[in-house]
Context: one part of a larger RNA
RNA sequence: ACAUCGUUCAGGAACUAGGCAAAACAGCGGCCGUAACUUCGGGAUAAGGCCUGGUUGCUCCCGGGAGGGAGUGACCCGCAGCGCACGACUACAAGCGACUGUUUAUCAAAAACACAGGUCCCUGCUGAAGCCGUAAGGCAAAGUAUAGGGGCUGAUGCCUGGCCAGUGUCCGAACGUUAAAGAAGGGGGUUAGCCGCAAGGCGAAGCUUUCGACUGAAGCGCGGAUGAACGCCGGCCGUAACUAUAACGGUCCUAAGGUAGCGAAAUUCCUUGUCGGGUGAGUUCCGACCUGCACGAAUGGCAUAACGACUUGUAGACUGUCUUGACGAUGUACUCGGCGAAAUUGCGAGGGGAGUGAAGAUGCUCUCUAUGAAUAGUUAGACGAAAAGACCCCAUGAAGCUUUACUACAGCUUGCCAUUGGGUUCAUGAUACACAUGUUCAGUAAUAGGUGGGAGCCUUCGGGCACCAGUGAGAUACCACCCUUGUGCUUUGUGAAUCCUAACUGGUUUCCGUGAAUCCGGAAACUGAGACAGUGGCUGGUAGGUAGUUUGACUGGGGCGGUCGCCUCCCAAAAUGUAACGGAGGCGUUCACAAAGGUAUGCUUAGUCCGGAUGGAAAUCGGACUGGACGUGCAAGCGCAUAAGCAUGCUUAACUGCAAGGCCGACACGCCGCGCAGAUACGAAAGUAGGAGCUAGUGAUCCGACCGUGCGAAAUAGGCCGGCGGAAGCUCAUCGGAUAAAAGCUACUCUGGGGAUAACAGGCUAGUCUCCCCCAAGCGUCCACAGCGACGGGGAGGUUCGGCACCUCGAUGUCGGCUCAUCGCAUCCUGGAGCUGGAGAAGGUUCCAAGGGUUUGGCUGUUCGCCAAUUAAAGCGGUACGCGAGCUGGGUUCAGAACGUCGUGAGACAGUUCGGUCUCCUAUCUACUAUUCACGACGAUGAUUGACAGGACCCAUCCCUAGUACGAGAGGACCGGGAUGGACAGACCUCUUGUGUACCAGUUGUCCUGCCAAGGGCACUAGCUGGGUAGCGAAGUCUGGUUCGGAUAAGCGCUGAAAGCAUCUAAGCGCGAAGUCGACCUGAAGAUUAAUCAUCAUAGAUCCCAGAGAGACGAUCUGGUUGAUAGGCCGCAGGUGAAAGCAUCGUAAGAUGUGCAGCCGAGCGGUACUAAUAGAUCAUGACU
Repeated sequence: ACAUCGUUCAGGAACUAGGCAAAACAGCGGCCGUAACUUCGGGAUAAGGCCUGGUUGCUCCCGGGAGGGAGUGACCCGCAGCGCACGACUACAAGCGACUGUUUAUCAAAAACACAGGUCCCUGCUGAAGCCGUAAGGCAAAGUAUAGGGGCUGAUGCCUGGCCAGUGUCCGAACGUUAAAGAAGGGGGUUAGCCGCAAGGCGAAGCUUUCGACUGAAGCGCGGAUGAACGCCGGCCGUAACUAUAACGGUCCUAAGGUAGCGAAAUUCCUUGUCGGGUGAGUUCCGACCUGCACGAAUGGCAUAACGACUUGUAGACUGUCUUGACGAUGUACUCGGCGAAAUUGCGAGGGGAGUGAAGAUGCUCUCUAUGAAUAGUUAGACGAAAAGACCCCAUGAAGCUUUACUACAGCUUGCCAUUGGGUUCAUGAUACACAUGUUCAGUAAUAGGUGGGAGCCUUCGGGCACCAGUGAGAUACCACCCUUGUGCUUUGUGAAUCCUAACUGGUUUCCGUGAAUCCGGAAACUGAGACAGUGGCUGGUAGGUAGUUUGACUGGGGCGGUCGCCUCCCAAAAUGUAACGGAGGCGUUCACAAAGGUAUGCUUAGUCCGGAUGGAAAUCGGACUGGACGUGCAAGCGCAUAAGCAUGCUUAACUGCAAGGCCGACACGCCGCGCAGAUACGAAAGUAGGAGCUAGUGAUCCGACCGUGCGAAAUAGGCCGGCGGAAGCUCAUCGGAUAAAAGCUACUCUGGGGAUAACAGGCUAGUCUCCCCCAAGCGUCCACAGCGACGGGGAGGUUCGGCACCUCGAUGUCGGCUCAUCGCAUCCUGGAGCUGGAGAAGGUUCCAAGGGUUUGGCUGUUCGCCAAUUAAAGCGGUACGCGAGCUGGGUUCAGAACGUCGUGAGACAGUUCGGUCUCCUAUCUACUAUUCACGACGAUGAUUGACAGGACCCAUCCCUAGUACGAGAGGACCGGGAUGGACAGACCUCUUGUGUACCAGUUGUCCUGCCAAGGGCACUAGCUGGGUAGCGAAGUCUGGUUCGGAUAAGCGCUGAAAGCAUCUAAGCGCGAAGUCGACCUGAAGAUUAAUCAUCAUAGAUCCCAGAGAGACGAUCUGGUUGAUAGGCCGCAGGUGAAAGCAUCGUAAGAUGUGCAGCCGAGCGGUACUAAUAGAUCAUGACU
């Protein structure tokens, strides 16, 4: 020192994040007595109070008895009678959760989970729904809606508002859309044949390919319902006779605009809201208010008795939590004996300061210090150890999770086909037959379907119908063919409904295998259902249930934001080129035959001034001047008068095939172009023309489609397919383009890396910050400067916020507190001065000054801050925002949980809230605190000096001077003298007080010494209780700071020139501070410069032994027989408090006497009884 214990004066939570821990409380003994509230059960052992031992009588009760209980007397002892041990602290208030329960085995026990209760949804049973399984089969259940499953809520009480637009679920089926399948019809290929001299053309059937009207379900669209389904529940403006406010009004939007209740809340940012309460003081707490950033009604709202190792506030009791520590005990630590690890380790011959340096050095530079070694200790450093940082970033890393990311799949569902048969009815389509059907107007009567033929036809012989005529677009008789629409019937197809039974399938009974069988297999009968269901194939829908993946880069860290290709200018440093999340702008086109292209020819814009009808600043006309300013489709730059600008004519070179030679460029791209050939335009011609004054106006490759083609085309023919040439299809804009097709969360996380990159700290810097200075407009009645000081300017510092990203990511632990400090001075107090708008006192401001000092509480995690009470004062900063191998762990910053808010969700929040493992019994080196050993200094003993180093250094109040100076008064000094205190420091134990683990006594229970008596053990490691010697302590006692001297600071002076004056200064001389140097205290000659003095020269010291005034061990000190060193013994002090035994008294407990007794550790004195016996070694010197 640590761990675990005991005791503790005075105070009593002042400690602290927090009464953590500890203490305490008569404590499921007895008797009394118990509140609010309440679900009437509770609360409740509420709270609170009193009693208790021993001896000996009496009364009563119970019992068969043994015995038990109650009551009432007398007496006895102690500090204390539940005498030890075991054995609730309580109250008040709030939050949350009703409750008992459950949970993260190993950091979270909770407010989380569960729960009874509530409600919604599904399920009617021939495998219920749901679930497991490929299936068979099974659970549900040998259950049947009072049952089973699922979701949400979470006892109970009072309640549970509005919205169905979105999403979901359910219902609906008219219309739209829609798959497989079916299918009228059409196109293509092939070719028997036909035509053709040939080339070639046409082309049936079949086969094949393709398009496809139409039929065709669910789904979706569509209509509706639904919130105890997912969810959601507004804004602005105005208005009342003080003001304020707005019952009221207006307006916009919405699916609807938050009702009751609650409200700065587990929810309130601002915020420590405001008011009230409690406190001396209250960021917490309680009660209110309502401005609800961002409560709110079963993701339930608001209350609530009881309950809680929950969270918060308060009080009482109590205490070593604290003021502020002390003493004691046990086990360690330490020494000795035995046994004997670990992490770690580049090397080791391992110092301080300043500097330097990959920016914080034992190892470099300079300098100072340092004789070598060891032991016990302390942890400031060794960017100590441990763990390839968990934060952060990165990786075309991983995993888990989510979803309206992408793509699949299970599952569910839809239709078609198969298994799969028969009948009836209805609807509908096709077909054949028969019959019917057809109304514009005009036209004689009239219902003119169309076309062709047609002058007749029919007749009962009367005639009728036609022709003719007429009307009209069309003419009727008669014959034929046909159209529209409909009816009946035949055949056939489709659809719907319904019936049947035989497939398929459920059930019951019986029989058989079979000897048991509610099993399995088979058979039969009966019965139900029935071409459905089920199953298979195809098919549409749905589908985070499951799976695989994706989810860009740049970036003064990352994210958010911005950007990503191309053109122009500056930056860009006079070639080209040149970066930044540098400064500015543009592009993703436009123009075509009446041009913004080509050519030929011509012309000159604009501005200013002067002149001129309407006429003006500006229209058009004339002149002069300037010169490129105008214009050039579009940004800018560079160009442009020979015009590239403007205009007119004619036109299409906005051509085809090439291309010498170059520019640019990593590549791929890109760009310019002499000239040749062809065919053109314009021009008289020379010539010019392969778009546009130039530089933007864009997209590689693959892929499929299109046009062309004298190409290939698997025996041949054909040509499926391909090649070649051309042109089109990408905001592939992340624009050199990963795929046709892709978003998120991770605090449950993981891996690999990075100090290439953030958060802490350091470094650099100093915008910001702090401080100072200069100028002086102004304030200050007057007056810039007593005190202030605008607009501006210049510095210093390295405490703020930053910037940078230099060490550290194979780890430099982060805020605050505690402990312990140390330095700076820009000084808070104390000391010394100047000025003052200084009368005194009290102040203001400035200068010097760092010696010392610089409080305790309330609130909060706080630093800070506010507040209370003090004070001479309650300084500001640095030290890794000093200090976690020193402590704490309240905050922040893992995993649990909740609220508000955001998000569809997983989840998230410099928002809040409750909870949450701080490793090492051991320190190698440096450093530090102590203590030794060795050696040195000729030897030894004793005593000193002091180079040097360290410590100390404080302040207040009162009194006197003096109620004086000063002042109208009120008030009230300097200087000087004295007294008393506070804090701090040192020493000590006489007093006071604490402890004192066995010094004395008391006492409970029990066991033992045979019993009585007397003792002993245990009840803690003294059972408890009352005291207490020595020692050690403080709260006790004593002492200290003073004072004096030297040199100074600011300042004040003397003399005194430069400069005949003045001047504290230049020469010279003074005064002047808690500061500085001495003086004071301590250490100190390793002060290697090793000092000095005295004594000694066979000096001295050690081992060894008895020990304590010493002590971890060494050491120190005392003593060692010539001896009081320890023990013993004797005496005394001191403590306890009256022993045992005996006697007497009493029934007894017990009392009294003998007797202030007995006992007693450490104290004081004495006494050799015991033990310090005996001996060994070193060493100077001398001699050899």
This is a predicted structure of a 1184-nucleotide part of an RNA (large-subunit ribosomal RNA, half B) from a bacterium. The coordinates come from a structure-prediction model, not an experiment, and the mean pLDDT is 84. The sequence was found in a public genome assembly.